[in-house]
RNA sequence: AUCAAAUAGCAGCCGAAGUCCAUUCAAAGAAUGGACGCGGGGGACCCAGAAUAUGGGGCGUAUUCCUUACAGGUCUUAGACCGAAAGGAUAGGGAACUUCCAGUCCCGAGCCCGUCAGCUAACCUCGCAGGCAUUUGGAAGGGCAAAG
Numbered sequence: 001a002u003c004a005a006a007u008a009g010c011a012g013c014c015g016a017a018g019u020c021c022a023u024u025c026a027a028a029g030a031a032u033g034g035a036c037g038c039g040g041g042g043g044a045c046c047c048a049g050a051a052u053a054u055g056g057g058g059c060g061u062a063u064u065c066c067u068u069a070c071a072g073g074u075c076u077u078a079g080a081c082c083g084a085a086a087g088g089a090u091a092g093g094g095a096a097c098u099u100c101c102a103g104u105c106c107c108g109a110g111c112c113c114g115u116c117a118g119c120u121a122a123c124c125u126c127g128c129a130g131g132c133a134u135u136u137g138g139a140a141g142g143g144c145a146a147a148g
Base pairs, nucleotide, nucleotide: 009144010143012132013131014130018036019035020034021033022032023031024030025029037128038127039126040125041124042123047118053115055116056113057112058111059110064089065088066087067086068085072082073081074080075079092107093106094105095104097141098140099139100138101137102136
């Protein structure tokens, strides 16, 4: 280096966010460009549908409800309502090779466009970040260039 086998061995997770090639930088690695791959947006006929400040829309699982309710505001001023935030629940989403069953735990955010966008072939265009650790049990089925 190649081939074979498949053990009681090996395999990271969320997310679209990966792989390869070339060049530059002294290198690790980074940057730039390109290709493939993955993901998002815009965009006809047809179809759908009405719309125009209570603006509208996009990415995303991240929607909806209840309780208490600051500052303050509104009203029909015995009072009622709105309301930052806190707590509880919930549509939905995730948990280590995959699926099913049971169980347990966690999330249920945030951001963007800028008056404008239904679907949508051709076509146009954008992104490929960031953050973290996993080992519950049973059954079935896979992989090995994921480690030896």